A computed fold for a 96-nucleotide RNA from a Rhodobacterales bacterium, annotated as Glycine riboswitch aptamer. Lineage of the source: Bacteria > Pseudomonadati > Pseudomonadota > Alphaproteobacteria > Rhodobacterales. The coordinates come from a structure-prediction model, not an experiment, and the mean pLDDT is 82.

[in-house]
């Protein structure tokens, strides 16, 4: 140095679930539609968060995983966000 591990960034892909119910304020002024706010009920899981097995230990107890589970948070038109994947670059470690 190639490679590889971790972090960061750009680009591309990226699911699920009520544009539900009534109230209130506003807009267009077609009594219908749209937007905001607080509330109610139902639902989703792939930001984040939390929990646990085998296994391990100094074995009282503790360590330790997820795309599993829970839904605190977040979300349920679109937009935004989005775990994760691809690809490129940068930084650091490792290798020689």
């Nucleotide at each position: 140095g190639c490679g590889u591990c971790a972090g960061c960034g750009a680009c591309g892909g990226g699911a699920g679930a009520a544009u539900c119910c009534g109230g209130u304020g506003g807009g267009c002024c077609a009594c219908g539609c749209c937007c905001g706010c607080a509330g109610g009920u139902g639902c989703c899981g792939a930001a984040g968060g939390a929990g646990c097995a085998a296994c391990c230990g100094c074995c009282c107890c503790g360590g330790u995983a997820a795309a599993c589970u829970c839904u605190c948070a977040g979300g349920c038109c679109a937009a935004a966000g989005g775990a994760c994947c691809g690809c490129c670059g940068c930084u650091g470690g490792u290798c020689a």